[in-house]
Formats: sequence, C1' cells, structure tokens
RNA sequence: GAUAAAGGCAAACCCGUCGUGAGGCGGGGACGCAAAGCUAUGGGCUCUUAACCGUCCGAGGGGGGACGGAUAAGGCUGCCAGGCUACCGAA
Repeated sequence: GAUAAAGGCAAACCCGUCGUGAGGCGGGGACGCAAAGCUAUGGGCUCUUAACCGUCCGAGGGGGGACGGAUAAGGCUGCCAGGCUACCGAA
C1' cells in the first nucleotide's frame, strides 16, 4: 500500500498489585493505531530531589521555613525525530 482478506495492538475508565511519585505489571474494556513491535540515543513532557543558587518570611546566636531555579536519579516510545526488526498483500 486496495472502502479486499487473514491476523495483531489497545486510550479513557474500572478492579487487583508494585512504587514516595511520575508510572509499571495482570484482568476487564475499546478511543484509536499500518509499525500503537523493540530501543530513553537527541529534543520534549513529567515525578522525586539532601547539599547548591535566587527571592521572601521568621528567629536572634547550636539556625529554621515557603516558593522558584539548577543539579542528580527516575518515568513516558499512544509527543516528535534517530536506530533495529517484522506479518499479510491485489492492481
């Protein structure tokens, strides 16, 4: 890839379970998917985060708190790329 056929996956939500969390796994369930198969490699999003930086508040001398940033360690491949692999198949 054809308004073909065969086969496949499974969002939200619900139940169970693991995790601080993002989220993972199993079952149910189908919004969708032609790579919605695999891979966190680049970007992106997201979670947690002691010390660090900034702002603010408080305390007053054994030194705290809030918010934001950055960092680190994670998560997401059904956000976009990259890499790897693959079923069916006419004109």